Predicted 3D model of a 386-nucleotide part of an RNA (large-subunit ribosomal RNA, domain III) from Arsenophonus sp.
The RNAcentral record of the full RNA draws on ENA.
Rfam family: Bacterial large subunit ribosomal RNA.

Context: one part of a larger RNA
RNA sequence: AAGUAACGAUAAAGCGGGUGAAAAACCCGCUCGCCGAAAAACCAAGGGUUCCUGUCCAACGUUAAUCGGGGCAGGGUAAGUCGACCCCUAAGGCGAGGCUGAAAAGCGUAGUCGAUGGAAAACAGGUUAAUAUUCCUGUACUAAGAUUGUUGCGAAGGGGGGGUGAAGAAGGUUAGGCUAUCCGAGUGACGGAUAUCUCGGUUUAAGCGUGUAGAUGAGUUAUGCAGGAAAAUCCGCAUAACUAUAACAUUGAGGCGUAAUGACGAGCUACUAAGGUAGUGAAGUAGUUGAUACCCUGCUUACAAGAAAAGCCUCUAAGCGAUAGACAAUUAUUAAUCGUACCCAAAACCGACACAGGUGGUUAAGUAGAGAAUACUAAGGCGCUU
Numbered sequence: 001a002a003g004u005a006a007c008g009a010u011a012a013a014g015c016g017g018g019u020g021a022a023a024a025a026c027c028c029g030c031u032c033g034c035c036g037a038a039a040a041a042c043c044a045a046g047g048g049u050u051c052c053u054g055u056c057c058a059a060c061g062u063u064a065a066u067c068g069g070g071g072c073a074g075g076g077u078a079a080g081u082c083g084a085c086c087c088c089u090a091a092g093g094c095g096a097g098g099c100u101g102a103a104a105a106g107c108g109u110a111g112u113c114g115a116u117g118g119a120a121a122a123c124a125g126g127u128u129a130a131u132a133u134u135c136c137u138g139u140a141c142u143a144a145g146a147u148u149g150u151u152g153c154g155a156a157g158g159g160g161g162g163g164u165g166a167a168g169a170a171g172g173u174u175a176g177g178c179u180a181u182c183c184g185a186g187u188g189a190c191g192g193a194u195a196u197c198u199c200g201g202u203u204u205a206a207g208c209g210u211g212u213a214g215a216u217g218a219g220u221u222a223u224g225c226a227g228g229a230a231a232a233u234c235c236g237c238a239u240a241a242c243u244a245u246a247a248c249a250u251u252g253a254g255g256c257g258u259a260a261u262g263a264c265g266a267g268c269u270a271c272u273a274a275g276g277u278a279g280u281g282a283a284g285u286a287g288u289u290g291a292u293a294c295c296c297u298g299c300u301u302a303c304a305a306g307a308a309a310a311g312c313c314u315c316u317a318a319g320c321g322a323u324a325g326a327c328a329a330u331u332a333u334u335a336a337u338c339g340u341a342c343c344c345a346a347a348a349c350c351g352a353c354a355c356a357g358g359u360g361g362u363u364a365a366g367u368a369g370a371g372a373a374u375a376c377u378a379a380g381g382c383g384c385u386u
Base pairs, nucleotide, nucleotide: 013031014030015029016028017027018026032383033382034381035380040363041362042361043360046343047342050341051075052074053073054072055071056070060068061067080141081140082339083338084337087118088117092113093112094111098107099106100105122139123138124137125136126135142335143334144333145331146330147329148328149327150326151325152320153319157315158314159313160312166301167300168299171295172294173293176289177288178287179286180285182201183200184199185198186197187195203263204262207258208257209256210255214251215250216249217248218243219242220241221240222239223238224237225236227235228234264284267280268279269278270277271276303306349358350357365377366376367375368374
C1' cells in the first nucleotide's frame, strides 16, 4: 500500500418467544423463499467414530457464537436366511516334475490361487437418544444331524444341465397413478356457501395351496449296436409298435384363497418434564389408466456366431451287501467366524481448504407435456457461516 481488496454461487428473508454476560446466524413457533430425474431417499468404493447424549468456547469455523463434522467425557454397530468367509471357475498370477539360460532367471504341464460372474434359505409390523430383513411379536423357509420305516447303493470317471451375444416387434400382466365408493371430522370474522360442499383416511408381505395368459419339446414302449478312452439300465444311433395336432411332459408372470378373529389405520380419550407417553380405534371396496418392471435366458431376424467350472439330476467301475449308503416321514437338535454406527453428487470420498470441480449403481409421485425435456408442486430437504 491499507483498515484497502476479499469474506467462495444474486435460493431471501421477516416477526414473536426461549436460553444466555452478550443473539442477524443457536432452539421453538408462525409467515416468506429455493430444490424436487434433486439441492430427496438407499447402497458400492473410499473415509474411520465424523453417529447419539451431556458439557465447554482458548484454538479450529474466512464475522459473532450460547452453535458445530471443534475440545472433553460417557454411550452406540446384536444375523442359519443381507454381504463376506466357505464351494466353483474367468482374464490373470504362482507353479511339483519339465524345457531353456553362464548365472540371476524366463516359459510352462499337472495342480493351486484369483470375482467384476455361477451356487441353499425371510417376510410384515413394532421398538432405541443412537442398531435393526440382525432385537421383539406374528407367520415362514434352507442345509446338515437324530429317530422311525422301506431297501441297490457306490466316483476325482461317463452323460445331461448350468450356458450365456446384438437388434427388432407384439401380446399378457403387475407396481404405481387417477377417479368414484365407503368411513371420520368440519361449517369458515370482505360477500355467498348444509351442499353435486371442504379436509383427511380407504394400507397389509414372504410363505403355503391352486396352476391361469402364455412358451418349449412330438411323446411312450420294446429290441439291437464297431460311439461317449473301462463299464453302464444313462446319453447317442438304428429298427419296430402305439398315440396324434391333441394328449403328455417341462416351464410360466399374474390372479384367487390362506397367512389375517392378526398388524396397521384417520381420529378420539387420559396424563405430560409440552419433547411425547399410555389407551381406544371407523372405513379398509370398485372402476379406469398404466410402465423403462415381470412373463422374457421367451419369440422373430441377420451375421460379426456371441465364458468356464461347481452346486444339481442321472449312469455305472472298483467295492460293499447292512452298525455303510440311498429314499420317505417326523423332529424339544445344530447352523461357527468377520462386516453391520455415520457420510456417500458430499463440509465426512478424490482435489493442500467446511474448495462453484470430479465420483459407479438403485428408487422415480402430481398438473401440463411425446418425454427422465421444461415450468410449477408432493414426500422429503434446504435459504448456500458475515